[in-house]
RNA sequence: AACAAUACAGUGCCGAAGUCCGCGGUGGCGGACGCGGGGGACCCAAUCCACACGGGGCGAAACUCCCAGGGGGAGAAGAACUAUUCCGGUUCGAGCCCGACAGCUAACCUCGCAGGCACGGCGGAAAAAAGAG
Numbered sequence: 001a002a003c004a005a006u007a008c009a010g011u012g013c014c015g016a017a018g019u020c021c022g023c024g025g026u027g028g029c030g031g032a033c034g035c036g037g038g039g040g041a042c043c044c045a046a047u048c049c050a051c052a053c054g055g056g057g058c059g060a061a062a063c064u065c066c067c068a069g070g071g072g073g074a075g076a077a078g079a080a081c082u083a084u085u086c087c088g089g090u091u092c093g094a095g096c097c098c099g100a101c102a103g104c105u106a107a108c109c110u111c112g113c114a115g116g117c118a119c120g121g122c123g124g125a126a127a128a129a130a131g132a133g
Stems, first nucleotide, its partner, number of pairs: 010119005018033006034113006044103001054101001055098004063075005078092004084126005
């Protein structure tokens, strides 16, 4: 000097998952505001028969085809890339939950505030806003 790892702090990213206050035995608990989800009327929608098959929720992660069959692959609606838009490029396109049950839905009821990453933020262009001088 370079590279790598770890710890703390700071600054950011995906995401609803933030700020403040009080208590406490520094694990945590409770509350307020804020953000997000679910249930839940009139009206509206739906309403029949048969077959198959339960149905529903969070999330971008619907859905289609192939191999074959506890799985894998190729696409795809869609999602992310550090304020926004366009073009290009890269990546993702999972997982989990409810438990026979839920259309929308005012009042009302209820739940969550995790987790995972990064350290000039992929490249080019455009038009704005704000701030500083």
Molecule: c-di-AMP riboswitch aptamer (ydaO/yuaA leader)